Transfer RNA from Prosthecobacter debontii, 75 nucleotides, folded computationally. The source organism's lineage runs through Bacteria, Pseudomonadati, Verrucomicrobiia, Verrucomicrobiaceae and Prosthecobacter. Rfam family: tRNA. Rfam links the family to the GO term triplet codon-amino acid adaptor activity. Rfam's curators write: Transfer RNA (tRNA) molecules are approximately 80 nucleotides in length. It is annotated as a transfer RNA.
RNA sequence: UCCUGAGUAGCUCAGCGGUAGAGCGGGUGGCUGUUAACCACUAGGUCGCAGGUUCGAUCCCUGCCUCAGGAGCCA
Numbered sequence: 001u002c003c004u005g006a007g008u009a010g011c012u013c014a015g016c017g018g019u020a021g022a023g024c025g026g027g028u029g030g031c032u033g034u035u036a037a038c039c040a041c042u043a044g045g046u047c048g049c050a051g052g053u054u055c056g057a058u059c060c061c062u063g064c065c066u067c068a069g070g071a072g073c074c075a
Base pairs, nucleotide, nucleotide: 001071002070003069004068005067006066007065010024011023012022013021018055026042027041028040029039030038048064049063050062051061052060
């Protein structure tokens, strides 16, 4: 330098044009002699950044940033 993949809630990940979700974790309450477990409710998101296409973009296109892998260059 080039190619491929990834970036979505605190963490691990779904969703791939039509209202953003799950598990775990957090908070509140219930249950229990207490804790844990269990049950119910609840908060939490600039969907990496900037543009473009579209009636509508997390999703498609372009550029950039970060991470992982591969190739190449040098020696």
About this RNA
Model confidence (mean pLDDT): 81 of 100.